[in-house]
RNA sequence: GCCGAAAUAGCUCAGCUGGUAGAGCAAUGCUUUCGUAAAGCAGAGGUCGGGAGUUCGAAUCUCCCUUUCGGCU
Numbered sequence: 001g002c003c004g005a006a007a008u009a010g011c012u013c014a015g016c017u018g019g020u021a022g023a024g025c026a027a028u029g030c031u032u033u034c035g036u037a038a039a040g041c042a043g044a045g046g047u048c049g050g051g052a053g054u055u056c057g058a059a060u061c062u063c064c065c066u067u068u069c070g071g072c073u
Base pairs, nucleotide, nucleotide: 001072002071003070004069005068006067007066010025011024012023013022019056028042029041030040031039049065050064051063052062053061
């Protein structure tokens, strides 16, 4: 230099053919216990890497950029 993949909650990851963004773990509160742990329950936490475009509507489609990983030379 060229090709490909990835970026979504604190962490690991889903999200089908564009239609109001989810799970597990962690953390917090409550129940239980003399207390802790374990277990159970509840609520919270995200403008989906940045910018622009298409569209009534974009995490999803198109373009540019950034970062990470892999391959080729």
About this RNA:
A computed fold for a 73-nucleotide RNA from a bacterium, annotated as transfer RNA. The sequence was found in a public genome assembly. Its Rfam family is "tRNA". Rfam's curators write: Transfer RNA (tRNA) molecules are approximately 80 nucleotides in length. Rfam classes the family as a transfer RNA.